[in-house]
Model confidence (mean pLDDT): 85 of 100. The RNA shown here (c-di-GMP-I riboswitch aptamer) has 87 nucleotides and comes from a soil metagenome.

RNA sequence: GAGAAACGCAAACCACCGGAAACGGUGGGACGCAAAGCCACAGGGCCUUCCUGCUUCUUCGGAAGCACUGGCAGCCUGGCCGCCGAA
Numbered sequence: 001g002a003g004a005a006a007c008g009c010a011a012a013c014c015a016c017c018g019g020a021a022a023c024g025g026u027g028g029g030a031c032g033c034a035a036a037g038c039c040a041c042a043g044g045g046c047c048u049u050c051c052u053g054c055u056u057c058u059u060c061g062g063a064a065g066c067a068c069u070g071g072c073a074g075c076c077u078g079g080c081c082g083c084c085g086a087a
Stems, first nucleotide, its partner, number of pairs: 001084001008033002013028006031074001037080003042077003045072003052067006
């Protein structure tokens, strides 16, 4: 996949826990989802930046940018696997 059914998942928000943060886990909760199942060391994108390194600025306390780092599979492409079922 059919304006079908069955079985599922669970955004925001709330509580607790982990984390510097992004965010994650559990419970509640449903905005949505036909792969909203898995892969972040396949490519792109977005977010984060405690520590460390570099650069710039500095009132010398520090601040900003970049990189490293971490995260998002419910951002896109891709890969893997899979439930139900007419014509």
The model forms 100% of the base pairs in the Rfam consensus.
It matches the Rfam family "c-di-GMP-I riboswitch aptamer". About the family: GEMM was predicted in a large-scale screen for bacterial structured RNA regulatory elements. Gene Ontology term of the family: cyclic-di-GMP binding.